The part of an RNA shown here (small-subunit ribosomal RNA, 3' major domain) has 471 nucleotides and comes from an uncultured bacterium.
[in-house]
Context: one part of a larger RNA
RNA sequence: UGACGGGGGCCCGCACAAGCGGUGGAGCAUGUGGUUUAAUUCGAUGGUACGCGAGGAACCUUACCUGGGCUUGACAUAGCAAGCGAUUCGCUGGAAACAGCGGAGCGUAGUAAUACGGUUUGUUACAGGUGCUGCAUGGCUGUCGUCAGCUCGUGCCGUGAGGUGUUGGGUUAAGUCCCGCAACGAGCGCAACCCCUGCUGUCAGUUACUAACAGGUAAAGCUGAGGACUCUGGCGGAACUGCCGGUGAUAAACCGGAGGAAGGCGGGGAUGACGUCAAGUCGUCAUGGCCCUUAUGUCCAGGGCUACACACGUGCUACAAUGGUUGACACAGAGCGAGGCGAAACAGUGAUGUGGAGCAAAACGCAGAAAGGCAACCGUAGUUCGGAUUGAAGUCUGAAACUCGACUUCAUGAAGUUGGAAUCGCUAGUAAUCGCGCAUCAGCACGGCGCGGUGAAUACGUUCCCGGGCC
Numbered sequence: 001u002g003a004c005g006g007g008g009g010c011c012c013g014c015a016c017a018a019g020c021g022g023u024g025g026a027g028c029a030u031g032u033g034g035u036u037u038a039a040u041u042c043g044a045u046g047g048u049a050c051g052c053g054a055g056g057a058a059c060c061u062u063a064c065c066u067g068g069g070c071u072u073g074a075c076a077u078a079g080c081a082a083g084c085g086a087u088u089c090g091c092u093g094g095a096a097a098c099a100g101c102g103g104a105g106c107g108u109a110g111u112a113a114u115a116c117g118g119u120u121u122g123u124u125a126c127a128g129g130u131g132c133u134g135c136a137u138g139g140c141u142g143u144c145g146u147c148a149g150c151u152c153g154u155g156c157c158g159u160g161a162g163g164u165g166u167u168g169g170g171u172u173a174a175g176u177c178c179c180g181c182a183a184c185g186a187g188c189g190c191a192a193c194c195c196c197u198g199c200u201g202u203c204a205g206u207u208a209c210u211a212a213c214a215g216g217u218a219a220a221g222c223u224g225a226g227g228a229c230u231c232u233g234g235c236g237g238a239a240c241u242g243c244c245g246g247u248g249a250u251a252a253a254c255c256g257g258a259g260g261a262a263g264g265c266g267g268g269g270a271u272g273a274c275g276u277c278a279a280g281u282c283g284u285c286a287u288g289g290c291c292c293u294u295a296u297g298u299c300c301a302g303g304g305c306u307a308c309a310c311a312c313g314u315g316c317u318a319c320a321a322u323g324g325u326u327g328a329c330a331c332a333g334a335g336c337g338a339g340g341c342g343a344a345a346c347a348g349u350g351a352u353g354u355g356g357a358g359c360a361a362a363a364c365g366c367a368g369a370a371a372g373g374c375a376a377c378c379g380u381a382g383u384u385c386g387g388a389u390u391g392a393a394g395u396c397u398g399a400a401a402c403u404c405g406a407c408u409u410c411a412u413g414a415a416g417u418u419g420g421a422a423u424c425g426c427u428a429g430u431a432a433u434c435g436c437g438c439a440u441c442a443g444c445a446c447g448g449c450g451c452g453g454u455g456a457a458u459a460c461g462u463u464c465c466c467g468g469g470c471c
Base pairs, nucleotide, nucleotide: 008471009470010469011468012467013466015462016461019426020425021424022423023422026317027316028315029314030313031312032311033310034308035307042053043052064303065302066301067300068299069298070297073126077125078124079123080122081121082120083119084118087104088103089102090101091100092099093098106117107116108115109114128292129291131290132289133288137286138285139281140280141279142277144275149188150187151186152185153184154183155164156163157162168179169178170177194269195268196267197266199237200236201235202234203233204232205231209226210225213224214223215222240263243257244256245255246254247253319419323378324377325376326375327374329372335366336365337364340359341358345354346353347352385416390411391410392409393408394407395406396405432454433453434452435451436450437449438448
């Protein structure tokens, strides 16, 4: 000077408390450990690994295993020698890769010699490595933590390490601001500047809209038309403790009020200081060193990553009546679409098929939103709850669904009657609950990322638990 203390003081945070809903019990999905295996490729491991890298393992991917091949090589550049075989076809063996044999005619310029380019074979340099080291590294990332801190110049103090400033009195979300002070200033952070959202003016008006006028229909902005409204999207306005009262030190600020769409950071996002953990990543990529070089490279087929006495994490579905089933009815937002989205109509109980209108899309389509309100049945039962599991028959994608896909129909109908110790999330359009879309993607979503619908309870307070800041 730091760090630490079952030392003290002050102060924050869903940290506790007050509430609401879960996890831990069941079945299934998924990741991990373990075990097994020829292989179950590798990494991530308290918080900060475990629906994580992976935004999608049938083949491919693929790095693993078994078996079969190749050796200047699947890929790059260059030299030398010999060609022209550039581009390909056929036959034999083979699961394929590949091996052997046979056949046909390099391209451009030039009359030509030749030049340039391409390519084959041989050869030499070399290629190649998801092999090792994240404790040799770059880059990127997690975390403390969006916590309010971390420093510097000059001056002053101290022999010096260092201190001061940055401490103190108030205040703030904030080292935010005010006052004081041997300090005076400054930088990186805070805040603001950026984006979305909430109110409004103006401009513009198609593919969106429809008040007035006209036409028109079973109905309908359907048509002429309109620029009012909604909406779209460009430029502006608006909020600043600006105004009033009180408290305060006359300050900063705090409390209350007015007006206002919005009030004291309006709500949300992006933004992550100096540093910490030799944190993570050599398997995104790059890269030093080491190692392999007829193999640790590379190609192919099949298998594996999907195993299963078990243990843990994260989820989904439930255990029912605030519910289940059936019928008709209603209301979103944000997206996506050309090897694509695919309407109407028809076939099928259905998954789906036939069909092809329209659409590079405010135009057409995906697209029926679901919870919901209305009506009816069920009557507390392992049930008309629950749907695992299993049998049969199918649909779709794809060369190919046995290992190992998703979905449909019929049948089957397991555990489960609210979950021990313990433990997690959340303070408002939040939790809870309901569906919709997108990326990846041939196909495959209970995960991830977004979107809207319905929409609560509670916070006395800071003694205690956890993390953090200042003295």